[in-house]
RNA sequence: AUGGAGAGUUUGCUCCUGGCUCAGGAUGAACGCUUGCGGUGUGCCUAAGGUAUGCAAGUCGACCGCGUUGAGAGCUUGCUCUUUUCGCGGGGCGAACGGCUGAGUAACGCGUGAGAAUCUACCUCUAACUCGUGGACAAUCCUGUGAAAACGGGGCUAAUACACGAUAGUCUCUGUACCGUCUGGUACAGGGUAAAGCUUAUGUGGUUGGAGAUGAGCUCGCGUCCUAUCAGGUUGUUGGUGGGGUAAUUGCCUACCAAGCCUACGACGGGUAGCUGGUCUGAGAGGAUGGUCAGCCAGACUGGGACUGAGACACGGCCCAGACUCCUACGGGAGGCAGCAAUUAGGAAUCUUGCGCAAUGGGGGGAACCCUGACGCAGCGACGCCGCGUGGUGGAUGAAGGCCUUCGGGUUGUAAACACCUUUUAUAGGGGAUCAAUGAUGAGAGUACCCUAUGAAUAAGUGCCCGCUAACUAUGUGCCAGAAGCGUCGGUGAUACAUAGGGCACAAGCGUUAUCCGGAAUUACUGGGCGUAAAGAGACGCGUAGGCGUUUAGGUAAGUUGCUUGUUAAAGCUCUCCACUCAAUGGAGAAAAAGCAAGUAAUACUGCUUAAAUUGAGACAGAAAGAGGAGAGGGGAAUUCCUGGUGGAGCGGUGAAAUGCGUUGAUAUCAGGAGGAACACCGAGUGCGAAGGCACCUCUCUGGUUCUUGUCUGACGCUAAGGCUCGAAAGCGUGGGUAGCAAAACGGAUUAGAUACCCGUGUAGUCCACGCCGUAAACGAUCCUCGCUAGAUGUUCGAUUCAAGUUUUGUGUAUUUAACUUCGGUUAGAUAGCGAAUUUGAAUUGGGUGUCACAGCUAACGCAUUAAGCGAGGCGCCUGAGUAGUACGACCGCAAGGUUAAAACUCAAAGGAAUUGACGGGGACCCGCACAAGCGGUGGAGCGUGUGGUUUAAUUCGAUGCUAAGCGAAGAACCUUACCAAGGCUUGACAUGUAGCUGCAAAUUCUGAGAAAUCAGAACUCCUUCGAGGGUGCUACACAGGUGCUGCAUGGCUGUCGUCAGCUCGUGUCGUGAGAUGUUGGGUUAAGUCCCUUAACGAGCGCAACCCUUGUUCUCAGUUAUAUAUUUCUGAGAAGACUGCCCUGCCAAAACGGGGAGGAAGGUGGGGAUGAGGUCUAGUCUUCAUAGCCCUUAUGUCUUGGGCGACACACGCGCUACAAUGGGAUAUACAAAGGGUAGCCAAGCCGCGAGGCGGAGCUAAUCCCAUAAAAUAUCCCUCAGUUCGGAUUGCAGGCUGAAAUUCGCCUGCAUGAAGUUGGAAUCGCUAGUAAUCGUGGAUCAGCAUGCCACGGUGAAUACGUUCUCGGGUCUUGUACACACCGCCUGUCAUGUUACGGAAGUCGGUAGUACCCGAAUACCUCACUUGCUGGGGUAGAAGGUAAGAUCGAUGACUGUAAUAAAGUCAUAACAUGGUAGCCGUAGGGGAAUCUGCGGCUGGAUUACCUCCUUU
Repeated sequence: AUGGAGAGUUUGCUCCUGGCUCAGGAUGAACGCUUGCGGUGUGCCUAAGGUAUGCAAGUCGACCGCGUUGAGAGCUUGCUCUUUUCGCGGGGCGAACGGCUGAGUAACGCGUGAGAAUCUACCUCUAACUCGUGGACAAUCCUGUGAAAACGGGGCUAAUACACGAUAGUCUCUGUACCGUCUGGUACAGGGUAAAGCUUAUGUGGUUGGAGAUGAGCUCGCGUCCUAUCAGGUUGUUGGUGGGGUAAUUGCCUACCAAGCCUACGACGGGUAGCUGGUCUGAGAGGAUGGUCAGCCAGACUGGGACUGAGACACGGCCCAGACUCCUACGGGAGGCAGCAAUUAGGAAUCUUGCGCAAUGGGGGGAACCCUGACGCAGCGACGCCGCGUGGUGGAUGAAGGCCUUCGGGUUGUAAACACCUUUUAUAGGGGAUCAAUGAUGAGAGUACCCUAUGAAUAAGUGCCCGCUAACUAUGUGCCAGAAGCGUCGGUGAUACAUAGGGCACAAGCGUUAUCCGGAAUUACUGGGCGUAAAGAGACGCGUAGGCGUUUAGGUAAGUUGCUUGUUAAAGCUCUCCACUCAAUGGAGAAAAAGCAAGUAAUACUGCUUAAAUUGAGACAGAAAGAGGAGAGGGGAAUUCCUGGUGGAGCGGUGAAAUGCGUUGAUAUCAGGAGGAACACCGAGUGCGAAGGCACCUCUCUGGUUCUUGUCUGACGCUAAGGCUCGAAAGCGUGGGUAGCAAAACGGAUUAGAUACCCGUGUAGUCCACGCCGUAAACGAUCCUCGCUAGAUGUUCGAUUCAAGUUUUGUGUAUUUAACUUCGGUUAGAUAGCGAAUUUGAAUUGGGUGUCACAGCUAACGCAUUAAGCGAGGCGCCUGAGUAGUACGACCGCAAGGUUAAAACUCAAAGGAAUUGACGGGGACCCGCACAAGCGGUGGAGCGUGUGGUUUAAUUCGAUGCUAAGCGAAGAACCUUACCAAGGCUUGACAUGUAGCUGCAAAUUCUGAGAAAUCAGAACUCCUUCGAGGGUGCUACACAGGUGCUGCAUGGCUGUCGUCAGCUCGUGUCGUGAGAUGUUGGGUUAAGUCCCUUAACGAGCGCAACCCUUGUUCUCAGUUAUAUAUUUCUGAGAAGACUGCCCUGCCAAAACGGGGAGGAAGGUGGGGAUGAGGUCUAGUCUUCAUAGCCCUUAUGUCUUGGGCGACACACGCGCUACAAUGGGAUAUACAAAGGGUAGCCAAGCCGCGAGGCGGAGCUAAUCCCAUAAAAUAUCCCUCAGUUCGGAUUGCAGGCUGAAAUUCGCCUGCAUGAAGUUGGAAUCGCUAGUAAUCGUGGAUCAGCAUGCCACGGUGAAUACGUUCUCGGGUCUUGUACACACCGCCUGUCAUGUUACGGAAGUCGGUAGUACCCGAAUACCUCACUUGCUGGGGUAGAAGGUAAGAUCGAUGACUGUAAUAAAGUCAUAACAUGGUAGCCGUAGGGGAAUCUGCGGCUGGAUUACCUCCUUU
């Protein structure tokens, strides 16, 4: 010190950014459902709209006059006196308070703090005075006018009414003198102005002064909403002088003079709004608000004006104008609820035409007293807050009922019933206040409160129950009805809709709606950001205001800090205490109130000022580099064109072509000429510039930068709103120029189309001069300046030092050579040395420019001394997406357009980075009968079979790309059978149980009816322990039954990717995280197989192996076979193969590859079984099982017959063929594996044959099926629709079976169709395989071209991985994740909504000019004294005119948004099939296309440069 919580929602997933939504509190509330009581507050937020009726301001006889009622007394009986009641008027005070409202007002209105030039009735204190006189007016009386309101004339009269006179001062005016810093003070002189009485008491009132108190007026500092799409405003405006005016200062007013004054620190204009104490919220800072209560202001039907008064320009006063309402005799009058009630209207919405002055307060009065819709009370409203109750205790057969159920039970639930108890509340009766200080007086009120009685009696709802968010089941419904705050829920098992049961929360309330704060750090002062999410202006080049600013010393004390004083009303908030039984509420006290003002002190920092300093900044001197800028001149290469020569048929162009050019000579080639534009190589991530940008050479002019050393100035600095300037390309204007290229345009192609991509032409333009435009992906998507913070390595420009080299040059020392020589030397050259220049290299250092990388930062990617790190200063910009950089307005522009810049409306997202997949007409590697190389087929024919379709009473159902279609079905004549027609049965064809009843049967046989099922009848008749038995039948009830539905409720089983090599886990490590690593990489393999490397180390499911079979050998045993036998054969068991051995290759090594030996077999020997995690919401409810639903005299069950077999057609799978490698005939060989007793069936005989008769053998190595066929040999056929082919049809038969017609198979004879090798396309197969040949089996009474199995004969080819298909691994891009069969853009059409423009039309607001001019005020003149008349000025409302501004509406029109399975295309996302995007210009149905310049936010490949590692 008492104070701070989050959640849902973008994605397949993650992190971030970012909006939307929720949980909290509050209210002058409203609405829905519900409602027992009390206390205390509170109640027209809308129409400052209109108001009937009543009341809300009167009082005083102790100021005065008049009238009037009652009583009494005196008596003159109609007069006086006393007292009393009521009324009228004069006079006084009050009516300026109290009460209401918030329209106006952005202002000295309010808040706060100061101030000087003022007034103040009643009240208090104080000094003095209160003398004299006069004339009226109302009421009343008489009279008149008018409907009324009201008014006129005449007469009488009082006063504390009015007037005059006297007197007075420290009052007031004028003048003079003196004093004082100040607007003043003092003295003297002169002028002017007072008064009222009443009462008879402890009097009270009146007048003039002076003080006080109270209240009011005025001035100033500071604070006080939004808007710049309001930037200039102002003429009494700013100041002065004189005058006027006011209580008082002042342009407050006026005359004159001066030309000022306000404004980017936001004037002026527009919009909105009463301000404050406070209230709500919030941790606070803040934000929102100003109802009740309190302070101030403003208003009183709208506008203007004054009068009275101490005070008003006056809510319940006056005058005028206007609108509205009412009365009227139509002549004229009256009114103002934003007082209290009430009424009407408006509205979602806000009360009684109550009682009382008893209390508090106010007015009048001496007082009694009167008045008081202020106030005190009551009434109405759950509108708020607070309190109380609707019972308490016991009570398990855990009752009944409800609901659920796995049918056992569970739950409602101690809840109820029941028993005992209590009486707050309720009702009834009795008593009965405080509030009155004070003699009297109580509206509230017979209220609060107390006592007694009765009896659980009178008293519980609302919302919610998918997540957030506490609380779950059933039924109904079936993307319907509906729900919803957000996410979303509902399409047949909805905890989300509706209902019920149960539960949760709060409770006389509970929900909903609206609004405010919070959460929201989502406007960020506290406390945010800007590389890619929204956000750094194109440059900040120059620079104004502003902000910020180096070192030292002194002064000052404005900021700053301490202390003190004043103020910050009360109420409220906080704390303490007290009173209502508690609480709400109320009372008392304390504290707080962060501001403002004044005083005083301090001086570190900031400011100001003075004096200095040099490091920031700048100047001068010496060097250096450079595509920096402007102008002028010059150059060569190339394209095109022109002229001439040579030459002779094509050229050109493309993916391929065509248009085009060319025999009038092209292209090609040579020579000459013309003209324009751009500058190869050098040339690089090199240089310069602020950016845009800048490149042939030379000259002239010119800006900036860097380095070194010294001198000088002395903070001169940094940034920079507005402002100025520059600013690619395109475009515009004027005038030139035009070689090439090339928007538009034309033609040719491509295409479904092709307003495109490609090709051929081609104009603006591109170029120059001058002037505009002012925008780009104007980018490093990164503002400028300064300081600090590890390194490494390039490159460029300097400086210093060192080293090496080179060339030239200097020197002259040494050596040497040559020539000449006067022999002294001279000249020339060479070598060495020294110096200079230059090149290269190294080191240090400064400026620039790259790459990598640490700390740090970052959502990540990444940045990292050139920061996106750590700090400082300044500027600009952002606040969900779309609408939209659009509309309107303004400014700029010749135009195009630019700059500034919204809203309505729609959505719950939009977005960034990264991750895992999937995909790519991306890349790399690898595999597979995937292609290729081959062999044989299908697709054509006929037939078989299955499917679709059609048909039908029914053609039962399922399966539908690969992965349905000779599939379920290993076999539909009946049965099967599920379908159709007809006929029957109803506890059922089948199971179990209960109860009852009857008989002894049922079955079987026979008879009759019938299509049969079935029905009717007859015959026959069981066991037994004798029991109410078993069994059986009938009746009733539980139930049976369903090939009925949902395979998208399921189990199980199965297919497919795929026998592909993958799929995962533990621990560790990395990452915020999703995830990654392992599993990648280098090799290798059939293989995630193995080896090596390695932040991974291991492991699991798959691979492989283990199993079966086959190939070789051996051992043992043996029925059968055989004449016999070691043999063959059959069965059982064992051995054998492991890269074990050799050579070799791969960088080493390993794994592995190639070759070889041996061996029957060699690198998995061949074949099989074996199918990871998953995908296809794959298939199957008709094998079976099963949940839910549905049927129950039928969707069950039985029977007969029919159908599943139909037939214009389409498709799949097959068979047979088209023939000579063949067909036919004859003869002759060689298998394997199976099956058989309701069976296989031999021999023999019969039949042409199918088959029949027959009966041996066999429960099988014994018997049978059972002849294998192709092959081989011989003969015929000789290329034909045939001696090929066999469909179709006729006749005659056979077999099975109750049954062969619909609808079986086979045989014989006869018939003899299509078909001559098959279009596009497509399938299988890599060796004992394809092809070809026959054999057997299951199902089965019968039925096989299908399926499963068996053996016989037995090939061809594979260069290879470019391409097709499928798959695997790595990598890359992505706007995809339902995953490319994805996503997605625009026009058009339809519906709806919002906004803009628009010929106009209508209205509001404010102002200007002029006209008119009420009340009132003022000026002036005149007559005379009046409420006079004339003239004039100001002046509200109104009118006229031209504009300004805001709003409403408007035919038509332009955009935007949205909906639904519309139409046309396919622009974007992958290289999106022409990479995309930005600016600009032109074109086009549309997305868009093309030109010019720019960007990478493009993939891929190659090369260059730089870097990292070795």
Annotation: Small-subunit ribosomal RNA from a Candidatus Dojkabacteria bacterium, 1510 nucleotides, folded computationally. It matches the Rfam family "Bacterial small subunit ribosomal RNA". Rfam 15.1 lists 42,628 matches to the family in 10,626 species. The RNAcentral record of the sequence draws on ENA. Its mean pLDDT, the model's own confidence on a scale to 100, is 82.